Source information:
Predicted 3D model of a 79-nucleotide RNA (c-di-GMP-I riboswitch aptamer) from a Deltaproteobacteria bacterium.
[in-house]
């Protein structure tokens, strides 16, 4: 370096409630709270699931990254 993840040391994010707002929804963002995570960091590429229109078989847009894979970066160093 590259596997890999410790009852190890720094630390990081932040679920559900609640509260503002912002969207037709889905879900987003700011506050307050910690379920949890070894990438719960960015990526919407493929899948799956949501939401909305259709000609409702095919589709076409939006959304989830804490659904699943994939890319990509990064902290520390036991077995």
């Nucleotide at each position: 370096c590259u596997c890999c993840g410790a009852u190890a040391a720094a630390g990081g994010c932040a679920a559900a409630g609640c509260u503002a707002g912002a969207g037709a929804a889905a879900u987003c963002u700011g506050g307050u709270g910690a379920c949890g995570c070894a990438a719960a960091g960015c990526u919407a590429c493929g899948g799956g699931u949501c939401c909305u229109g259709a000609u409702a078989u095919u589709c076409a847009g939006g959304a989830u990254a804490g659904c699943c894979g994939g890319g990509u970066u990064g902290c520390c160093g036991a077995a």
Its mean pLDDT, the model's own confidence on a scale to 100, is 89.